Notes:
The RNA shown here (Fluoride riboswitch aptamer (crcB RNA motif)) has 79 nucleotides and comes from an Alphaproteobacteria bacterium.
[in-house]
RNA sequence: UUCGGCCGAGGGGAUGGAGUCCCCCUUCAACCGCCGAGGGCCGGAAUGUGGGCCCAGGGCUGAUGACUCCUGCCGCUUC
Numbered sequence: 001u002u003c004g005g006c007c008g009a010g011g012g013g014a015u016g017g018a019g020u021c022c023c024c025c026u027u028c029a030a031c032c033g034c035c036g037a038g039g040g041c042c043g044g045a046a047u048g049u050g051g052g053c054c055c056a057g058g059g060c061u062g063a064u065g066a067c068u069c070c071u072g073c074c075g076c077u078u079c
Base pairs, nucleotide, nucleotide: 009026010025011024012023013022016070017069018068019067020066021065033060034059035058038055039054040053041052042051
């Protein structure tokens, strides 16, 4: 110096905050939801019918990784 391991610390778990627990990552990391017109790619001698993957107009669900609480939003009912 490089590589590996351990400890500590830090970060992350599709929309905010807090507590507890769980999981993941060590900076080229963890994490960054689903459906999908259309387009591209793959297989095949050809045709037909289909399949897989990638990008994606557009559309949809949820404030949690899980539990509890708060805040915000939505729906229903009552006053």
NCBI's taxonomy places the organism under Bacteria, Pseudomonadati, Pseudomonadota, Alphaproteobacteria.